[in-house]
RNA sequence: CUUCUGGAGAGCGGUGGACUCGCGUCCACCCACCGAAGGGGAGCGGCUCGCGUCGCGCGCGCCUGAUCUCUCAGGUCACAGGGACAGAAG
Numbered sequence: 001c002u003u004c005u006g007g008a009g010a011g012c013g014g015u016g017g018a019c020u021c022g023c024g025u026c027c028a029c030c031c032a033c034c035g036a037a038g039g040g041g042a043g044c045g046g047c048u049c050g051c052g053u054c055g056c057g058c059g060c061g062c063c064u065g066a067u068c069u070c071u072c073a074g075g076u077c078a079c080a081g082g083g084a085c086a087g088a089a090g
Stems, first nucleotide, its partner, number of pairs: 001090006011031001013030007032076003038072001039070003045063003049059004
């Protein structure tokens, strides 16, 4: 990387429009929500320099994972799809 399997959360929301014989579907806007596509963020800690200093402390700058955090994106009846991650095989 490929295949198979498992895989959570959140709206039975409102309004308008389009399509449809109908069931229903789609789009836009508004409000309320979710975190596990993706993306952003600081912190613990570390390093250079400067200042003070017995020990050590302070300040600026830089680095810094995530399932933490933000909610941009994405998602919120069921089905379907997506899905971090995990297992098996190659």
Background
The RNA shown here (Glycine riboswitch aptamer) has 90 nucleotides and comes from a Gammaproteobacteria bacterium. The coordinates come from a structure-prediction model, not an experiment, and the mean pLDDT is 80.